[in-house]
């Protein structure tokens, strides 16, 4: 210099002007003041608040899943821990498969209480027992470490059944540990040394989660829980179109259901009810006020903790529409980037100052009870540290 | 605002870990017809909305996001 990786910040500032929308002031003209975000977004979690018993008991059905910690609470955030991935800075992921239950296409002899196509050994039968070939033994000849010929014996070769074997091949995503030895008719954790892995005990460190270490025991146990399940631990249901409060209207109407009806899955309980609820029709209204702006609130600083976050002291109050306000244009700065000149640093690769011109000056979006993560979108933007390469020294 | 569901062919749908992902209509073509339609045969046309993950293997189970769609106001 490129390329990455993690962690953060910013999303402009004064103006003129022409408009929107709240509040105040003003009889009025008007006038003063306030006015979007880091995501207001998806609505993925979790809370507040609210009404249905200030939600109680079981079923059922849902969600979380290595340890510790923080918290008002989460699946969030912080610190470790194993495992896999990357040259590497990191990054990604996590309960149980020796409780059970399912599934493991094709292909392959067999895919989970393991099988047996080639292959490897044994035994019987039969075919042949002529040559031929392989092997071992004696003999004899030439050579004379040795070899070669020839000549006898003995075994074996091919078919069929019976039975041992899992070492070899070959399939496959994945074949019931691996090497090497002994032992075997062949072989095999059969038996032994070494190595990997699992389980049970001690013992060390550490809140743990684990890691190390020494001993035994067995001879090895597949994947899949983002199948079912187990095991731990939460979870009651709606939702600010939640609710309560005024006003206005009027057909207190029809039709159906139940003797109950709420309690948004079901039981029990609880609570409300007695000319009563419920569903659907029609009917009327298209108003207004709360809920609704001070909160688990920002923000400097300090306290102790590795951090998350927590205690402490100071300060600030900062948008409420309501078919729904926050915008158009317009100068000047800031800032960025390119180009050019000048200057400086360094041996160099290269890098800073300055000054001018020129171009940007932008993008994703837009509050609707109201916070706390999360995801997602978003720019020739900045910055801080690391990592790897490649140049020069 | 708030709470739900859906996405496979041109349309309307089935499919629920292992399929060459099917059906119906509909589109071409070809028989038949004097032409047309109806009828027969036949063929085109998809990797399942996107983009990551689990798993030997995902239209199928998990997360993220696009796109559509539905439903909820007061009063007696």
């Nucleotide at each position: 210099u490129a390329a990455a990786g993690u962690a953060g910040g910013c999303g402009a500032a004064u103006g003129g002007u022409c408009g929107c929308u709240c509040a105040c002031c003003a009889c009025a003209c008007g006038g003063u003041g306030g006015g979007a975000g880091g995501a207001a977004a998806g609505u993925c979690c979790g809370a507040g608040c609210u009404c249905c018993a200030c939600a109680g008991g079981g079923c059922a059905g849902g969600g979380u899943g290595c340890u510790g910690g923080c918290u008002a609470a989460u699946a969030a955030c912080c610190a470790g821990u194993g495992a896999g991935g990357g040259u590497g800075a990191c990054c990604u992921u996590a309960g149980g498969a020796a409780a059970g239950u399912g599934c493991c296409a094709c292909a392959g002899a067999a895919a989970a209480u393991a099988g047996a196509c080639c292959g490897c050994c044994c035994c019987g039968c039969a075919c042949a027992c002529a040559g031929u070939c392989c092997c071992g033994c004696a003999c004899a000849u030439a050579a004379c470490u040795u070899u070669a010929u020839g000549u006898g014996c003995g075994g074996g070769a091919u078919g069929c059944g019976g039975g041992g074997c899992a070492a070899g091949g070959g399939u496959g995503a994945a074949a019931c540990g691996g090497u090497g030895a002994g032992g075997u008719a062949a072989g095999g954790g059969c038996u032994c040394a070494c190595c990997a892995g699992u389980c049970u005990c001690a013992g060390u460190g550490g809140u743990a989660a684990c890691a190390c270490u020494g001993a035994g025991a067995g001879c090895u146990a597949g994947g899949u829980a983002a199948a079912c399940c187990c095991c731990a631990c939460c979870c009651g249901g709606a939702g600010c179109a939640a609710g309560a409060c005024c006003a206005a209207g009027u057909a207190g109407g029809a039709g159906g259901g139940c003797a109950a009806g709420g309690u948004g899955g079901c039981c029990c309980g609880c609570c409300u009810g007695a000319u009563g609820c419920c569903c659907u029709c029609g009917g009327g209204u298209a108003g207004g006020u709360u809920g609704c702006a001070a909160g688990a609130g920002g923000c400097a600083c300090u306290g102790g903790g590795u951090a998350a976050a927590c205690g402490g002291u100071g300060u600030c109050c900062u948008a409420g529409a309501g078919g729904a306000a926050u915008g158009g244009c317009u100068a000047u700065u800031a800032c960025c980037u390119u180009u050019u000149a000048g200057g400086g640093a360094g041996u160099g690769a290269u890098c800073c100052c300055u000054a001018a011109a020129a171009g940007g000056g932008a993008a994703c979006a837009g509050a609707a009870c109201u916070c706390g993560g999360c995801u997602u979108a978003u720019g020739a933007c900045c910055u801080a540290c690391u990592u790897u390469a490649a140049c020069u020294c | 605002g708030g709470g739900c569901g859906a996405u496979u062919a041109g349309c309307u749908c089935a499919g629920a870990g292992g399929a060459a992902a099917g059906a119906g209509c509909g589109u071409u073509g070809g028989c038949c017809u004097c032409c047309g339609g109806a009828g027969c045969c036949a063929a085109a046309g998809g990797g399942c909305g996107a983009g990551g993950g689990u798993u030997c293997a995902a239209a199928u189970c998990c997360c993220u996001c696009a796109u559509c769609g539905c439903c909820c106001u007061c009063c007696a």
Molecule: RNase P RNA; transfer RNA
Organism: Candidatus Desulfofervidales bacterium